[in-house]
A computed fold for a 349-nucleotide part of an RNA from Gracilimonas sp., annotated as small-subunit ribosomal RNA, central domain. It matches the Rfam family "Bacterial small subunit ribosomal RNA". The RNAcentral record of the full RNA draws on ENA and SILVA.
Context: one part of a larger RNA
RNA sequence: UUGGGUGUAAAGGGUGCGUAGGCGGGAGCCUAAGUCUGUGGUGAAAUCUUGCCGCUUAACGGUAAAAUUGCCAUGGAUACUGGGUUUCUUGAGUACAGAAGAGGUCGGUGGAAUUCGUAGUGUAGCGGUGAAAUGCAUAGAUAUUACGAAGAACACCAGUGGCGAAGGCGGCCGGCUGGACUGUAACUGACGCUGAGGCACGAAAGCGUGGGGAGCGAACAGGAUUAGAUACCCUGGUAGUCCACGCUGUAAACGAUGAGAACUAGCCGUCGGGCUCUUUAUGAGCUUGGUGGCGCAGCUAACGCGUUAAGUUCUCCGCCUGGGGAGUACGGCCGCAAGGUUAAAACUC
Numbered sequence: 001u002u003g004g005g006u007g008u009a010a011a012g013g014g015u016g017c018g019u020a021g022g023c024g025g026g027a028g029c030c031u032a033a034g035u036c037u038g039u040g041g042u043g044a045a046a047u048c049u050u051g052c053c054g055c056u057u058a059a060c061g062g063u064a065a066a067a068u069u070g071c072c073a074u075g076g077a078u079a080c081u082g083g084g085u086u087u088c089u090u091g092a093g094u095a096c097a098g099a100a101g102a103g104g105u106c107g108g109u110g111g112a113a114u115u116c117g118u119a120g121u122g123u124a125g126c127g128g129u130g131a132a133a134u135g136c137a138u139a140g141a142u143a144u145u146a147c148g149a150a151g152a153a154c155a156c157c158a159g160u161g162g163c164g165a166a167g168g169c170g171g172c173c174g175g176c177u178g179g180a181c182u183g184u185a186a187c188u189g190a191c192g193c194u195g196a197g198g199c200a201c202g203a204a205a206g207c208g209u210g211g212g213g214a215g216c217g218a219a220c221a222g223g224a225u226u227a228g229a230u231a232c233c234c235u236g237g238u239a240g241u242c243c244a245c246g247c248u249g250u251a252a253a254c255g256a257u258g259a260g261a262a263c264u265a266g267c268c269g270u271c272g273g274g275c276u277c278u279u280u281a282u283g284a285g286c287u288u289g290g291u292g293g294c295g296c297a298g299c300u301a302a303c304g305c306g307u308u309a310a311g312u313u314c315u316c317c318g319c320c321u322g323g324g325g326a327g328u329a330c331g332g333c334c335g336c337a338a339g340g341u342u343a344a345a346a347c348u349c
Base pairs, nucleotide, nucleotide: 003321004320005319006318007303008302012317014201015200016199017198021194022193023192025088026087027086028085029084030083031082033081034080035077036076037075038074039073040072041071042070049065050064051063052062053061054060091191092188093187094186095184096183097182098181103177104176105175106174107173108172109171110154114150115149116148117147118146119145120144121143125136126135162169163168206247207246208245209244210243211242215241216240220236221235222234223233258316259315260314261313262312263311266294267293268292269291270290271289272288273287274286275285276284277283278281298305299304322349323348324347331342332341333340334339
């Protein structure tokens, strides 16, 4: 490389937008580039293959044919692909009507709890644990009442509920704003799918500057435990956790399952919308888009998957190719740094 693979054995890019490229719906006409076919030319010789012949045979050689799978020119065919043009509406999009949602962002605001402060009541303990001790407390703690301050998070509702491309999103109110869904079938008329590079987004931790700091809490200190205890438990506690702006760009970024399209038994639940029917109800049926459970065929090494496929097919992209060395070294690129990304070999089993 071919082939075979990619839920769990090696392997789906963290996610989206999109450039080049690849692939692409129905009908008519034109063209004839690909494609098919005829003819002509060329495709040196040797080699290879076959027939015949020559050395006693063979190797070897001679001769003839075939082959040289190709290229060029020219005549024709037009199913498929391509190119041009006309057209269609089912793919895609638009419009209008409806309606669900923790989708995003900015501003405002509420109560519970916690800690702290001040004041009152009140007195000897509190706290903590397996048991303790460190710690706090007669300079009045803990408890309790009132008032005040601060920061952070939003109990119940809450749900294999909802929304988002993923990361993720949860008190309440308002401003701005993205997307999906249902119905009508009015408009455009293939405008589509995928997507190497590229660009954007991207939990937590971490970094820079400036704020903030209640609780929690790496590091650190002390008390225990223990043979030891650089831990688990306890008392404290700095960074951090929070905000603004900038950087980092990684995760078991997981459904460990790339995106799109078509087809292939059903049953049960649930969320959003529409239609029909009736006995108008906590109803039944149909339909559509999500989200779950089971299950036929089929698939699978098994586990399991099973119209939300891991079934049957097509298009495009990423990735894998024995274990270790190693996601490392070197070099490049990126980063303030931490580091990230790309990515070997010797050697060894």